[in-house]
RNA sequence: ACACGAUAAUAGCAAAUCUGACGAAAGUCAGGGACGCAAAGCUACAGGGACUAAUGUGCAAACGAUGUCAGCCAGCUGCCGAA
Numbered sequence: 001a002c003a004c005g006a007u008a009a010u011a012g013c014a015a016a017u018c019u020g021a022c023g024a025a026a027g028u029c030a031g032g033g034a035c036g037c038a039a040a041g042c043u044a045c046a047g048g049g050a051c052u053a054a055u056g057u058g059c060a061a062a063c064g065a066u067g068u069c070a071g072c073c074a075g076c077u078g079c080c081g082a083a
Base pairs, nucleotide, nucleotide: 004081005080012037013036017032018031019030020029021028022027035071041076042075043074047073048072049069050068051067056063057062
């Protein structure tokens, strides 16, 4: 240094859910709250995948991303150091 990840140390994040706000929705933000997390840090046209379906197309069923998700995989970066 790479890999790896502990009943170590230091610091950190915050699922479900509740309240408020925004949004057509998915969902996001703020405050509570902790299921968990060694990347649960960052990255969403220009990797894969997933969700929604307003505008639009359609007689309808439905299709459809320009919207969203990084706590699905992935990419980039990073703290600590037992075996």
Molecule: c-di-GMP-I riboswitch aptamer
Organism: Paenibacillus puerhi